Annotation:
A computed fold for a 257-nucleotide RNA, annotated as Bacterial large signal recognition particle RNA.

[in-house]
RNA sequence: GCAGAUAGGCCGGGAAGCUAAGGGUUUCCUGUUCGCAAAUCCCUUUCAGGCGAGCCAAUGCCAACAGGGUGUCAUGGGGUUCUGAUGGGCCCGUGCUGAAGCGUAGACGUUUUGCCUCAGGUGAUAGCUCAUCAUGUGAACCAGGCCAGGCCGGAAGGAGCAACCUUAAGCAUGGUAAAGCUAUGCUCUUGAGAUACAGAGCCGAGCCGAAGUACGGACAACCUCUCUUGAUCUCAUGUAGCUCUGUUGGCCUCUGC
Numbered sequence: 001g002c003a004g005a006u007a008g009g010c011c012g013g014g015a016a017g018c019u020a021a022g023g024g025u026u027u028c029c030u031g032u033u034c035g036c037a038a039a040u041c042c043c044u045u046u047c048a049g050g051c052g053a054g055c056c057a058a059u060g061c062c063a064a065c066a067g068g069g070u071g072u073c074a075u076g077g078g079g080u081u082c083u084g085a086u087g088g089g090c091c092c093g094u095g096c097u098g099a100a101g102c103g104u105a106g107a108c109g110u111u112u113u114g115c116c117u118c119a120g121g122u123g124a125u126a127g128c129u130c131a132u133c134a135u136g137u138g139a140a141c142c143a144g145g146c147c148a149g150g151c152c153g154g155a156a157g158g159a160g161c162a163a164c165c166u167u168a169a170g171c172a173u174g175g176u177a178a179a180g181c182u183a184u185g186c187u188c189u190u191g192a193g194a195u196a197c198a199g200a201g202c203c204g205a206g207c208c209g210a211a212g213u214a215c216g217g218a219c220a221a222c223c224u225c226u227c228u229u230g231a232u233c234u235c236a237u238g239u240a241g242c243u244c245u246g247u248u249g250g251c252c253u254c255u256g257c
Base pairs, nucleotide, nucleotide: 001257002256003255004254005253008056009055010054012030013029014028015027016026020045021044022043023042024041034052035051036050060251061250062249063248064247065246066245067244068243069242070241073238074237075236076235077234078233079232080231081230084227085226087224088223089222091217092216093215094214095213096212097211101207102206109202110201111200112199113198114197116193117192118191119190120189121188123186124184125183126182127181128180129179131176132175133174134173135172136171137170143166144165145164151158152157
């Protein structure tokens, strides 16, 4: 130096409970390689678990001291928030004072007119309906005239479709007069309404209102002061417990090559 081994070391600690006492199974805190049994309980006896498994001769184990981390509990300071109570503010009403602004080029108030809305009446415009005149058109059947062809007749002639002409009812266009109906960003007029603006008139000195103050009221909600009942966070100090690091001292086996 390499390898192997175990007689040696490690394989947790703390609080409660239990116990004559110690350790454990139980509950909890903390940490960590493990399994089996164990509350009429299991084991041990002051060097105080038992039986197994596992790791290892290692910066491993034991003791003391020092420092760090975590964290139970306690005290004090600060912050946030919950519950409850009181007071104040914000809010409302009344009174007093009354800043700024407006006002004799007329405040407040009042009368009236206009614009606006509604309901009537009236005219205008446009359209429609009715009447009448003119022009045009206009009947296949219950208008007329004239009637080719065809039909009837021995013949004369007869009935008579289509076409054509005239016209009735009707249709279209235009004109005229009156009436009625409908429509409208149209005119005028009557009444009522509405309430901002504009005009005219009467009256003649106030109108409005920030802020403050006194009294009274409201306080569901919002802000704030004090106190109170809890919760939570943070800082500082100390501390049970657990854990890590360092220093010092002590212990530290055997076999093979």
It was read from a public genome assembly, where an Rfam model found it. The model forms 92% of the base pairs in the Rfam consensus. Its Rfam family is "Bacterial large signal recognition particle RNA". The family's RNA type in Rfam is non-coding RNA gene. Rfam describes the family as follows. The signal recognition particle (SRP) is a universally conserved ribonucleoprotein involved in the co-translational targeting of proteins to membranes. Its mean pLDDT, the model's own confidence on a scale to 100, is 76.